Description:
A computed fold for a 78-nucleotide RNA from a Nitrospiraceae bacterium, annotated as c-di-GMP-I-GGC riboswitch aptamer. The organism belongs to Nitrospiraceae, within Bacteria. Of the family's consensus pairs, 90% are formed in the model. Its Rfam family is "c-di-GMP-I-GGC riboswitch aptamer". Rfam links the family to the GO term cyclic-di-GMP binding.
[in-house]
RNA sequence: UCCGAUAAGGGAAAACCCUGGGUAACCAGGGGGCUCAAAGCCAAGGGUCCUUGCUUAAGGACAGCCGGGCUGCCGAAG
Numbered sequence: 001u002c003c004g005a006u007a008a009g010g011g012a013a014a015a016c017c018c019u020g021g022g023u024a025a026c027c028a029g030g031g032g033g034c035u036c037a038a039a040g041c042c043a044a045g046g047g048u049c050c051u052u053g054c055u056u057a058a059g060g061a062c063a064g065c066c067g068g069g070c071u072g073c074c075g076a077a078g
Base pairs, nucleotide, nucleotide: 002078003075004074011036012035016031017030018029019028020027021026034064040070041069042068045066046065047062048061049060050059051058052057
């Protein structure tokens, strides 16, 4: 360094429920816990979704869809 354990200490948090925001996708907080070794950050690649439209397009959402970039805890075996 690759790699990722019936390891240690920690971390994150899907569905669903409540409150608030947004036309919506969805977001924030609380509860909850399916899962995650990058499920940390990036929406300048692809994709999906929403809104508007003059249906060619414009604006937005998702990083827990794929790929990529940057950063990063721990250390058994190989």